Molecule: RNase P RNA; transfer RNA
Organism: Fidelibacterota bacterium
RNA sequence: AAAGUUGGAGAGAUGAUCGCUCCUUUAUUCUUGAAAUAGAGGUGAGGAAAGUCCGAACUCCGCAGAGCAGAAUGCCUUGUAACGCAAGGAGCCUGAAAGGGCUGGAAAGCGCAACAGAGAGUAGAAGUCCUUGUUUCGACUCGUCGGAAUUAAGGUCAAGGUGAAAGGGUGAGGUAAGAGCUCACCAGUUCCGUUGGUAACAUCGGAAGCUAUGCAAGCCCCAUUCGGAGCAACACAAAUAUGAGAGUAACACUUUGCUCGAGUCAUGCUCUUAUGGUAGUGGCAAGAUCGAUCCGGUGACGGGUCGACCAGAUAAAUGGUCAUCGUCUUGACUUAGGUCAGGAUAACAGAAUUCGGCUUACGACCAGCUUUGAGC
RNA sequence: GGUCGAGUAACUCAGUUGGUUCAGAGUGCCGCCCUUACAAGGCGGAAGUCCGGGGUUCGAGUCCCUGCUCGACCACAA
Numbered sequence: 001a002a003a004g005u006u007g008g009a010g011a012g013a014u015g016a017u018c019g020c021u022c023c024u025u026u027a028u029u030c031u032u033g034a035a036a037u038a039g040a041g042g043u044g045a046g047g048a049a050a051g052u053c054c055g056a057a058c059u060c061c062g063c064a065g066a067g068c069a070g071a072a073u074g075c076c077u078u079g080u081a082a083c084g085c086a087a088g089g090a091g092c093c094u095g096a097a098a099g100g101g102c103u104g105g106a107a108a109g110c111g112c113a114a115c116a117g118a119g120a121g122u123a124g125a126a127g128u129c130c131u132u133g134u135u136u137c138g139a140c141u142c143g144u145c146g147g148a149a150u151u152a153a154g155g156u157c158a159a160g161g162u163g164a165a166a167g168g169g170u171g172a173g174g175u176a177a178g179a180g181c182u183c184a185c186c187a188g189u190u191c192c193g194u195u196g197g198u199a200a201c202a203u204c205g206g207a208a209g210c211u212a213u214g215c216a217a218g219c220c221c222c223a224u225u226c227g228g229a230g231c232a233a234c235a236c237a238a239a240u241a242u243g244a245g246a247g248u249a250a251c252a253c254u255u256u257g258c259u260c261g262a263g264u265c266a267u268g269c270u271c272u273u274a275u276g277g278u279a280g281u282g283g284c285a286a287g288a289u290c291g292a293u294c295c296g297g298u299g300a301c302g303g304g305u306c307g308a309c310c311a312g313a314u315a316a317a318u319g320g321u322c323a324u325c326g327u328c329u330u331g332a333c334u335u336a337g338g339u340c341a342g343g344a345u346a347a348c349a350g351a352a353u354u355c356g357g358c359u360u361a362c363g364a365c366c367a368g369c370u371u372u373g374a375g376c
Numbered sequence: 377g378g379u380c381g382a383g384u385a386a387c388u389c390a391g392u393u394g395g396u397u398c399a400g401a402g403u404g405c406c407g408c409c410c411u412u413a414c415a416a417g418g419c420g421g422a423a424g425u426c427c428g429g430g431g432u433u434c435g436a437g438u439c440c441c442u443g444c445u446c447g448a449c450c451a452c453a454a
Stems, first nucleotide, its partner, number of pairs: 001372008012325007020044001022042008030033001046348001050359002053357005058230004070226005075089005090103005104221002109219002111215003129155005135149003138145003168186006187211001189208005195202002234282003242274007252264004289308008326345008377450007386403004395434001405421005427443005
């Protein structure tokens, strides 16, 4: 320097100024309100605020207890409020390395394994190989053969061949030919024991059976966990509409043929109250919080001490400009260090009840490790 | 903000224990025949990243994970 790989940090920093959100506070105004306007002070996005894939807090509904069904997870140990997350380890796979990936059970059971191939899961038999028989031919010692062909029955999987996969491997014995059929060694499985380890597992020894295919991100078995819905949850609750009660007594009616008086009646008006839960308010910002430091732990993480208060909008604020410094870049000058001038300061993206994770997106930058090349 | 579903040819849709007799149907498109010509009709043909990427498997449109796009639902009211 290049390639690979793992991790970190994310508007480059500070200040001024003009605006916006919210909070605190002061003054003024009126329509007296959780009001408006003006002033002062403070405050204001992310590592993913995203996807909504997991786990919780919180709220409402449901719930005697037990079982079935269903869903999720799946080597071991630890961490955690909890998790499908993280840390450390075990075994295997992959890579030249750094590194990365995978993980219960297929000797409980069911199912599937296309095409090709003899045979695809209780193995199998087309050709080759071997045995026996029929028929024909041949040979001769003339009824036999150890020869050839033919076809029928059987044995066998050693070699060839098919396939992603062919039911341990090597050697010897054995056999008509062969075969764990038998033996020796090796590999693997299960069981028992020894040693180490909390454990997964590893080491060593013995026995058994001869060997057990793959798929459980097919059904399933085993173990563990799980009630449902979600802040548009939920709580409080104007105005309007509707119901009820009380008051009022116009029109009308009754007393009475007429006037006064008295009485009855609401659909109107006034007051009170109920239902429902809209506008609005709360939920909603001091928390499994953040920073510094010490202690314990390999680590995730836990504990102590000190300090800090750090967005809260509702169609949704968090922006613009300038200056200085930094970084990158272009040009000029300079032996060089460097100086001057110009430009850029970027990607993904953007809070919406709140946390812990995971996943996905990301220009430029920083750090560690590995390999290769060049130079000293 | 939250909860669900879908994506296969230009369009509308099929596609079951995952197989190589899996990439199909109708409409549309192209060519030929028929007709004086057009339509209808007949015959033939082309057209696909099975939404993208990764994994499981001998093998994936189908099973699993992840992303993208589109659609539906959740606010009772005067």